[in-house]
RNA sequence: AUUUUAUCAAGAGUGGUGGUAGAGAAUUGGCUCAAUAACCCCACAGCAACCUGUAAAAACAAGGUGCUAACUCCAACCCAAAUGGGAAAGAUAACUA
Numbered sequence: 001a002u003u004u005u006a007u008c009a010a011g012a013g014u015g016g017u018g019g020u021a022g023a024g025a026a027u028u029g030g031c032u033c034a035a036u037a038a039c040c041c042c043a044c045a046g047c048a049a050c051c052u053g054u055a056a057a058a059a060c061a062a063g064g065u066g067c068u069a070a071c072u073c074c075a076a077c078c079c080a081a082a083u084g085g086g087a088a089a090g091a092u093a094a095c096u097a
Stems, first nucleotide, its partner, number of pairs: 004094005013044004018040002022033003027076004045068003050064003053060002072089001077086004
């Protein structure tokens, strides 16, 4: 990177004597976060329960991932008046080569 399947309304953050000016996947529009340092990195902590593990099961949370602003931040395409549903794209896991 590809295929398939499942999930995406819930949950969980502090510190740094680290680096930076941008960041929120991509395009457009909006909105938001950010020199009171966001984002990234590191440390520790936590959430969750896909796989593994313990277990008859419920459950647990040791291991492998993942995650810890906003619904996947919102809209875009389709259906239906509001609002909602679906699709597409994306993310994560397991599986396959």